[in-house]
Predicted 3D model of a 76-nucleotide RNA (c-di-GMP-I-GGC riboswitch aptamer). The sequence was found by an Rfam model in a public genome assembly.

C1' cells in the first nucleotide's frame, strides 16, 4: 500500500422483554443475539422517517455513498 477466502485475540449487538427520557420518529442503560471487517466517529450528498404541513424543527451512521480514525489476518 492492497485485499477480506480462511482463521483468530478482542469488539459491537437486530428482533424481543422489562425500566427511564421524548408529543413522535427515536435515544439511554440492563437482559438478549439476528447479524457486523469498521455495526467506531461525522447528518456532507442521496434516501427513509416524525411533527401541529412546513422556505420549519427533529430522528436514523445496523439503508447507500463520502470523509476520518483504528483491530486482526493475508499478500506486495
Nucleotide at each position: 500500500c492492497a485485499a477480506g477466502a480462511a482463521a483468530a485475540a478482542g469488539c459491537c449487538a437486530a428482533a424481543c422483554c422489562a425500566g427511564c427520557c421524548g408529543a413522535a420518529a427515536g435515544g439511554c442503560a440492563g437482559g438478549g443475539a439476528c447479524g457486523g471487517a469498521a455495526a467506531g466517529c461525522c447528518a456532507c450528498g442521496g434516501g427513509u422517517u416524525u411533527u401541529a404541513a412546513a422556505u420549519a424543527a427533529g430522528a436514523c451512521a445496523g439503508c447507500c455513498g463520502g470523509g476520518u480514525u483504528g483491530c486482526c489476518u493475508u499478500g506486495a
Annotation: The prediction has a mean pLDDT of 80.